A computed fold for a 165-nucleotide RNA from a Thermoleophilaceae bacterium, annotated as c-di-AMP riboswitch aptamer (ydaO/yuaA leader). Of the family's consensus pairs, 96% are formed in the model. Lineage of the source: Bacteria > Bacillati > Thermoleophilia > Thermoleophilales > Thermoleophilaceae. The sequence was found by an Rfam model in a public genome assembly.
RNA sequence: UUCACAGACCUGCCGAACUCCGCCUGGCCGCGCCGGGUGGGGACGGGGGAACCGCUGGGGACUCGGGGGAGUCUCCGGGGGCGAGUCGAAUGAUCACCCAUUCGUAGCGCCGCUCUUUCGGCGCGAGCCCGUCAGCUAACCCCGUAGGCCGCUGAAAGAGAGAGA
Numbered sequence: 001u002u003c004a005c006a007g008a009c010c011u012g013c014c015g016a017a018c019u020c021c022g023c024c025u026g027g028c029c030g031c032g033c034c035g036g037g038u039g040g041g042g043a044c045g046g047g048g049g050a051a052c053c054g055c056u057g058g059g060g061a062c063u064c065g066g067g068g069g070a071g072u073c074u075c076c077g078g079g080g081g082c083g084a085g086u087c088g089a090a091u092g093a094u095c096a097c098c099c100a101u102u103c104g105u106a107g108c109g110c111c112g113c114u115c116u117u118u119c120g121g122c123g124c125g126a127g128c129c130c131g132u133c134a135g136c137u138a139a140c141c142c143c144g145u146a147g148g149c150c151g152c153u154g155a156a157a158g159a160g161a162g163a164g165a
Base pairs, nucleotide, nucleotide: 012149013148014147018042019041020040021039022038023037024036025035026034027033028032043145044144045143046142047141048140053135057076058075059074060073061072062071063070064069078133079130080129081128082127087104088103089102090101091100092099107124108123109122110121111120113160114159115158116157117156118155119154
């Protein structure tokens, strides 16, 4: 100096996933700190849910009707939520679809005090759930407060914050 692994750290990062109070309780060996359980607040996030408005799948058969169209039966396809995580092309394989890989893409995140703008750089572009059901939606009702990282850690202008002299 380079590579790999492990641990620790930070005014650190993704995300709604934070905070306060009471009670019970464990540890340290301190009259305080750290943690667990439980109850109640605040805060943040999500879903359901009127009016108004919006939407009303396709095929076949039969009936009504001058026609537009309406009704009944039957067959096929469902639909929705959290999240940035959508969409396309090529190749392989296949009758085709699904699937796999690659390259892009709507969109999303980071670059270390914060915000705005610009340039530059680096990444993501998944996964899970409901169960034939939900458009919007005031009142109202219900749910969540997890999990995962820390390889990288640039520049300019403006406005602030903080610290130091």